This is a predicted structure of a 109-nucleotide RNA (SAM riboswitch aptamer (S box leader)) from Arcicella aurantiaca. The prediction has a mean pLDDT of 79. The model forms 87% of the base pairs in the Rfam consensus.

[in-house]
RNA sequence: GAUUUAUAAAGAAGAAGGGAGAGAAUAGGCUCUAUGAACUUCUGGCAACCUACCGACUCGUAAAGGCAAGGUGCUAAUUCCUACCUGUUUUGGUUAUUAGUUAUUAGUU
Numbered sequence: 001g002a003u004u005u006a007u008a009a010a011g012a013a014g015a016a017g018g019g020a021g022a023g024a025a026u027a028g029g030c031u032c033u034a035u036g037a038a039c040u041u042c043u044g045g046c047a048a049c050c051u052a053c054c055g056a057c058u059c060g061u062a063a064a065g066g067c068a069a070g071g072u073g074c075u076a077a078u079u080c081c082u083a084c085c086u087g088u089u090u091u092g093g094u095u096a097u098u099a100g101u102u103a104u105u106a107g108u109u
């Protein structure tokens, strides 16, 4: 990098460096930002995907659940909203859902 699975309307800070953008891509919006953006580092925190441990003393099957040590991840706004896919409906709109895309975990390669 490719691919498979699961999840995505919840949750969570500050400091130092940095110096103008950022919110995935295309487009349209709308927000954040010199009262300091992206990004880097440190220390916290959130969460519970994987491992460990408990659940479970012994044989077999062991689950819900717990914990938060380790491995990731995350730490503005629903994946910020909509469009680009499907269906209902259809003058239009709204709502819901499907697909796709994106992000993250774990497996395979």
Stems, first nucleotide, its partner, number of pairs: 001109004006104003013043005021032003026083004044075003049071003053066002